Transfer RNA from a candidate division WWE3 bacterium, 74 nucleotides, folded computationally.
It matches the Rfam family "tRNA". Its family is annotated with triplet codon-amino acid adaptor activity in the Gene Ontology. Rfam classes the family as a transfer RNA.
The coordinates come from a structure-prediction model, not an experiment, and the mean pLDDT is 81.
The sequence was found in a public genome assembly.
[in-house]
RNA sequence: GCCGACAUAGCUCAAUCGGUAAGAGCGGUCGUUUCAUAAGCGACAGGUUCCAGGUUCGAUUCCUGGUGUCGGCA
Numbered sequence: 001g002c003c004g005a006c007a008u009a010g011c012u013c014a015a016u017c018g019g020u021a022a023g024a025g026c027g028g029u030c031g032u033u034u035c036a037u038a039a040g041c042g043a044c045a046g047g048u049u050c051c052a053g054g055u056u057c058g059a060u061u062c063c064u065g066g067u068g069u070c071g072g073c074a
Base pairs, nucleotide, nucleotide: 001073002072003071004070005069006068007067010026011025012024013023019057028044029043030042031041032040050066051065052064053063054062
């Protein structure tokens, strides 16, 4: 330099052939339980879906460019 994959909650990941209100586990907070702690159970909070444009009535999803990470070729 060229090619490809990936980027979503604090962490690990789902969701996609465009359409419900973007979810789960762990972690956090509160409650319950206990003499107490842990475990268990319940509830709650937490997201500019990497950035900028485009297409569309509508984009996490499609297109273009950029950034970053990983891999391959040279």